RNA sequence: GGGCCCAUAGCUCAGCGGCAGAGCGGACGGCUCAUAACCGUUUGGCCGUAGGUUCGAUCCCUACUGGGCCCACUA
Numbered sequence: 001g002g003g004c005c006c007a008u009a010g011c012u013c014a015g016c017g018g019c020a021g022a023g024c025g026g027a028c029g030g031c032u033c034a035u036a037a038c039c040g041u042u043u044g045g046c047c048g049u050a051g052g053u054u055c056g057a058u059c060c061c062u063a064c065u066g067g068g069c070c071c072a073c074u075a
Stems, first nucleotide, its partner, number of pairs: 001071007010024004018055001025043006048064005
């Protein structure tokens, strides 16, 4: 220098253009002599940033930022 993949809740990840979700976690309660487990309720985000397309974008396009991988170059 060229190419590919990833970025969504505290963590791990879903979400094929039309109201952003699950599991785990946190809080409260139940159960128990008690703890764990289990059960119920609840808590959570403007989807990396900036533009573009569209009636409408987490989703499509472009650039940039961060992370990972491959190739090439460099005496």
Molecule: transfer RNA
Organism: Chloroflexi bacterium RBG_19FT_COMBO_47_9